[in-house]
RNA sequence: ACCGACAAAGGCAAACCUGCCGAAAGACAGGGGCGCAAAGUUAAGGGUCUAAAGUUUCUUGAAGAAAGGAACUAUGACAGCCUGGCUACCGAAA
Numbered sequence: 001a002c003c004g005a006c007a008a009a010g011g012c013a014a015a016c017c018u019g020c021c022g023a024a025a026g027a028c029a030g031g032g033g034c035g036c037a038a039a040g041u042u043a044a045g046g047g048u049c050u051a052a053a054g055u056u057u058c059u060u061g062a063a064g065a066a067a068g069g070a071a072c073u074a075u076g077a078c079a080g081c082c083u084g085g086c087u088a089c090c091g092a093a094a
């Protein structure tokens, strides 16, 4: 350097619940504990989620008013989906 013990010392914390922020996805705090040897960190590539706003379009409508719906778009997210970058505790075996 790689690697990862039924090792030691420690660490993180899924679902779910409560509070709180957010249009949502989701974040944060507390409880909880499925799991994790990088489940530390980073949205760079892929992927996934969301669609307030925007664009297009449809319906109602006398209407270029107004109302409602649909599709698409990240500028919003996810690092506990994969790859890559950066950093790190411990030390049996190979």
Base pairs, nucleotide, nucleotide: 003091004090011036012035016031017030018029019028021026034080040086041085042084044083045082046081047078048077049076053073054072055071056070057069058068059067060066
Predicted 3D model of a 94-nucleotide RNA (c-di-GMP-I-GGC riboswitch aptamer) from a Syntrophomonadaceae bacterium. It was read from a public genome assembly, where an Rfam model found it. Rfam family: c-di-GMP-I-GGC riboswitch aptamer. A reference for the family is Weinberg et al. (2017), "Bioinformatic analysis of riboswitch structures uncovers variant classes with altered ligand specificity", Proc Natl Acad Sci U S A. The source organism's lineage runs through Bacteria, Bacillati, Clostridia, Eubacteriales and Syntrophomonadaceae. Of the family's consensus pairs, 95% are formed in the model.